[in-house]
RNA sequence: GGGCCCGUAGUUCAAUGGCAGAACAUCUGGCUGGCAGUCAGAUAGCAGGAGUUCGAUUCUCCUCGGGUCCA
Numbered sequence: 001g002g003g004c005c006c007g008u009a010g011u012u013c014a015a016u017g018g019c020a021g022a023a024c025a026u027c028u029g030g031c032u033g034g035c036a037g038u039c040a041g042a043u044a045g046c047a048g049g050a051g052u053u054c055g056a057u058u059c060u061c062c063u064c065g066g067g068u069c070c071a
Stems, first nucleotide, its partner, number of pairs: 001070007010024004018054001026042006047063005
């Protein structure tokens, strides 16, 4: 320098163009004398930009970051 894959919550991952979800973690409350555990609830995110579309996490392009292969 070129090819391919990936980027979604604090972490691990879903979401086949139509309301962004789960588990764990964190916080609050109940149960317990306390811890642990358990139950209920809350907080929290689409890497950045542009395009296509009535509508984009999803499709296209560029940039950034990570991985891998070739040189």